[in-house]
Context: one part of a larger RNA
RNA sequence: ACCAGCGAGUUUUUAUUUUUGGCAAGCUUAAGCUUUAAAUAAGUGUAGGCGUAGUUAAAUCGAAUGUUAAUGCAUUUUUUAGUCAAAGGUAAAAGACCCGAAACUAAGUGAUCUAAUCAUGAGCAGGUUGAAGAAUUUUCAGUAAUGAGAUUUGGAGGACCGAACCCGUGUAUGUUGCAAAAUACUGGGAUGACUUGUGAUUAGGGGUGAAAGGCCAAUCAAACUUAGAUAUAGCUGGUUUUCCGCGAAAUCUAUUUAAGUAGAGCGUUUUUAUUUUGAUUUAAUGGGGUAGAGCACUCAAUAAGCUAGGGGGGCCUACAGCCUUACCAAACUUAAUGAAACUCCGAAUACGUUAAAUUGUAAAAGCAGACAGACAUUGGAUGCUAAGGUCCUUUGUCGAGAGGGAAACAGCCCAGAUUUACCGAUAAGGUCUUUAAUGAAGCUUAAGUGAAAAAGGUGUCAUUCUACUCAAACAAUCAAUAAGUAGGCUUGGAAGCAGCCAUCUUUGAAAGAAAGCGUAACAGCUCGUUGAUCUAGUUUUUUGGCCCUGAAGAUUUAUAGAGACUAAAAGUUUCAACCGAAUCGUAAAAUUCUAAAUAUUUUUAUUUAGUCUGGUAGCGGAACGUUCUGUAUUUUGUUGAAGCAUUGUUGUCAGAUAGUGUGAAGAAAUCAGAAGUGACUAUGCUGGU
Numbered sequence: 001a002c003c004a005g006c007g008a009g010u011u012u013u014u015a016u017u018u019u020u021g022g023c024a025a026g027c028u029u030a031a032g033c034u035u036u037a038a039a040u041a042a043g044u045g046u047a048g049g050c051g052u053a054g055u056u057a058a059a060u061c062g063a064a065u066g067u068u069a070a071u072g073c074a075u076u077u078u079u080u081a082g083u084c085a086a087a088g089g090u091a092a093a094a095g096a097c098c099c100g101a102a103a104c105u106a107a108g109u110g111a112u113c114u115a116a117u118c119a120u121g122a123g124c125a126g127g128u129u130g131a132a133g134a135a136u137u138u139u140c141a142g143u144a145a146u147g148a149g150a151u152u153u154g155g156a157g158g159a160c161c162g163a164a165c166c167c168g169u170g171u172a173u174g175u176u177g178c179a180a181a182a183u184a185c186u187g188g189g190a191u192g193a194c195u196u197g198u199g200a201u202u203a204g205g206g207g208u209g210a211a212a213g214g215c216c217a218a219u220c221a222a223a224c225u226u227a228g229a230u231a232u233a234g235c236u237g238g239u240u241u242u243c244c245g246c247g248a249a250a251u252c253u254a255u256u257u258a259a260g261u262a263g264a265g266c267g268u269u270u271u272u273a274u275u276u277u278g279a280u281u282u283a284a285u286g287g288g289g290u291a292g293a294g295c296a297c298u299c300a301a302u303a304a305g306c307u308a309g310g311g312g313g314g315c316c317u318a319c320a321g322c323c324u325u326a327c328c329a330a331a332c333u334u335a336a337u338g339a340a341a342c343u344c345c346g347a348a349u350a351c352g353u354u355a356a357a358u359u360g361u362a363a364a365a366g367c368a369g370a371c372a373g374a375c376a377u378u379g380g381a382u383g384c385u386a387a388g389g390u391c392c393u394u395u396g397u398c399g400a401g402a403g404g405g406a407a408a409c410a411g412c413c414c415a416g417a418u419u420u421a422c423c424g425a426u427a428a429g430g431u432c433u434u435u436a437a438u439g440a441a442g443c444u445u446a447a448g449u450g451a452a453a454a455a456g457g458u459g460u461c462a463u464u465c466u467a468c469u470c471a472a473a474c475a476a477u478c479a480a481u482a483a484g485u486a487g488g489c490u491u492g493g494a495a496g497c498a499g500c501c502a503u504c505u506u507u508g509a510a511a512g513a514a515a516g517c518g519u520a521a522c523a524g525c526u527c528g529u530u531g532a533u534c535u536a537g538u539u540u541u542u543u544g545g546c547c548c549u550g551a552a553g554a555u556u557u558a559u560a561g562a563g564a565c566u567a568a569a570a571g572u573u574u575c576a577a578c579c580g581a582a583u584c585g586u587a588a589a590a591u592u593c594u595a596a597a598u599a600u601u602u603u604u605a606u607u608u609a610g611u612c613u614g615g616u617a618g619c620g621g622a623a624c625g626u627u628c629u630g631u632a633u634u635u636u637g638u639u640g641a642a643g644c645a646u647u648g649u650u651g652u653c654a655g656a657u658a659g660u661g662u663g664a665a666g667a668a669a670u671c672a673g674a675a676g677u678g679a680c681u682a683u684g685c686u687g688g689u
Base pairs, nucleotide, nucleotide: 001689002688003687004686005685006684011094012093013092014091015090016089017088018087019086020085021084022083023082026050027049028048032044033043034042035041054061064075065074066073067072097238098237100235104228105227106226107225108224109223115202116201117200118199119198120197121196122195123194124192126161127160128159129157133153134152135151136150139148140147141146165189166188167187170185171184172183173182204220206216207215208214241623242622243621244620245619246618251264252263253262254261255260266369267367268366269365270364271363272362273361274360278359279358280357281356282355283354284353285352286351292345293343294342298339299338300337302335303334304333305332307329309328310327311325312324313323314322315321373398374397375396376395379392380391381390382389403414404413405412418589419588420587421586423585424584425583429579430578431577432563433562434561438576439575440574441573442572443571444570450565455549456548457547459546460545461544462543467538468537476533477532478531479530480529481528482506483505484504487501488500489499512527515526516525517524590613593610594609595608596607597606598605599604624678626675627674628673629672630671634668635667636666643662644661645660646659647658648657649656650655
């Protein structure tokens, strides 16, 4: 891993409720006993229980009672239904649907591992160093004691090097190993606080510990074994056949409460009540102070004017007074503003009331689940007008919802799946190929734009306004641009062009007392102005469409799904088709509920018409199958049972049934009853392979 078997709401008592049955103002026996072949059967047994009356703390009293001096107030009565049994639902107490802790407590077992200690034994190749001490008196110092040296000895040490032995520093291998800690190389100690054999002592909140929370038999921040014990678990996982009807919640309040629970809200089933009280639409009628708007109040705030006051300056005898101002500025005036805690105003929605139309609504009782919600849309709060953020609010979807579209994609768009159909019409969305289905007409885009901002564009299209123009525009080319005069002043110089003042006249087709560059000053070059050449539009403004720049990212193109697409297969405007879903329709069939009819003893069955049938948690209903018991002294079986294998038939399903083969001795309809009653899942348990 696979297969098979086993594997989870049970039982008892009590309470409550529903259904059915017996008896009924009553109902009922328990233990025990008797009968019988025996019994769970039949009989007996009236002790007790519930009910028929309540009230009070209670005695008591009693259709009343308690309280009080009394009224009053509180409960009860005047209205009768109970009780016993069985079955179903639920609750409480118990292991209480099953499996699962880490732990706690008690009694015991362990020191053959290991820690320390005690007793008694054992072990340590070889080499090196050369302490204390001793001897000699031949050396030196000293009066001496004595000290130093030399020679000959001596053999100390938690001394040195290094085997056995003990340890385990580093690296590699090994990591289902040779090994649940090893192997190889390399290392440390190796006469010592050394190593080691045997025997013994210390025991679990205890030991032992040169101390690491180490070690105490591969187990240690409290060993192991057994018991309390099915400890407890608001936490995780699992919980076994079928079909049908309805169908939630993720909110409020409270909580040593936030992963739980209780009451309410929301679901379901039954009963009762009543057609108005509920819902929707339409009409009428109300109050409001939100959105918006506004500045009439309040607060904030801009500019100008006017003008108190303040500041600065001047005159000044430095008091006072007068004059003044690139200053600040109340109030007032004018213009123009902002506001959740401003309002002279003021909607839409929402909410209330009335009427009409169409429609089921409420209460009680049994049983729940749920109280971790998610995203999208509306209006807000918070945050950074960040978040697939957090918190309210409105509606929707998902949750519990399949189908079609969005390439794929719970929450987006369309649309709500009873079943069958190789029938039809559509929705969203699409119609070049992938891929079902398309054509036409008019414009735009050149960027493969066809996904993105501010800002920018002499890209291009349309629109709008202005001016010039065949008496020649705009642009380009050629030519002219002069004279008084170097205007006057200033200046070292100033000649159009440092600066100041003035800015006239002449010739002319035209030419500024000069718009710019340039020179020390002149010179020189342009502009402006004019002529000629050329020949058809040129120029200013407004608004809009598409396009371009802006545009840089990390595995791989990677923001049409791809191919590919350019008078389109892009964008925009219009027309006409088609495709496209479990939608709608058509044909057939089944189910729920309602009504009517027929049949029937009740229950129910059939037919017709309408209606209805997505569904998690959950509530309700109806069935299938397994084992055993009665039915059964019955039916069936060697002319072949059950089981197993296989092939058919049949039912909406759980399933049922027939044939064949195998098998070799039991099996069972029907209607009832009782449960150790149904397994793909619990990292389930056991076995096999």
The part of an RNA shown here (large-subunit ribosomal RNA, domain II) has 689 nucleotides and comes from a seawater metagenome. Its Rfam family is "Bacterial large subunit ribosomal RNA". Rfam links the family to the GO terms ribosome and structural constituent of ribosome. Its mean pLDDT, the model's own confidence on a scale to 100, is 83.